[in-house]
Parts: sequence; structure tokens; C1' cells
RNA sequence: UGGGGCGUGGUGUAAUGGCAGCACCACAGACUUUGGAUCUGUUGGUCUCGGUUCGAAUCCGAGCGCCCCGG
Repeated sequence: UGGGGCGUGGUGUAAUGGCAGCACCACAGACUUUGGAUCUGUUGGUCUCGGUUCGAAUCCGAGCGCCCCGG
């Protein structure tokens, strides 16, 4: 410097353009002599800025970051 891919809670991972879900973690409660295990519940998220659309995590543009390939 060119090309390609990816970006979603603390972590991992889903989501035909139509309510952002699941698991783990954390927190609270139940159970237990305590702890652990188990059960129930709760908090918390679409990289940024624009555009298209009745409606965008999804499509388009620019930027940022990470990874891969090439010079």
C1' cells in the first nucleotide's frame, strides 16, 4: 500500500428487512449446618457516522478496529 473476511451484553454464539434470542459468567432468592451442586428470577448488547426503507443487527456509502493473502 492493494485485495478479501469479520465486528451483537463480561465471554462464546444465533437472528427471511418485522418483539435482538441462547449458553456460560455476575447478581438476588429457594434448598443446605456451611460450601458446592441443583432450581427460580434479574441486570446488561447490535463498532461509529450517514443513506435507502413504513420498518435496518441485516441492504448501501464513508470511517475505525482485528484477522488472512499479496506487493
The RNA shown here (transfer RNA) has 71 nucleotides and comes from Caldilinea sp. RNAcentral holds the sequence, with entries from ENA. Rfam family: tRNA. About the family: Transfer RNA (tRNA) molecules are approximately 80 nucleotides in length. Rfam classes the family as a transfer RNA. The organism belongs to Caldilinea, within Bacteria. The same sequence occurs in records of 3 taxa. Its mean pLDDT, the model's own confidence on a scale to 100, is 80.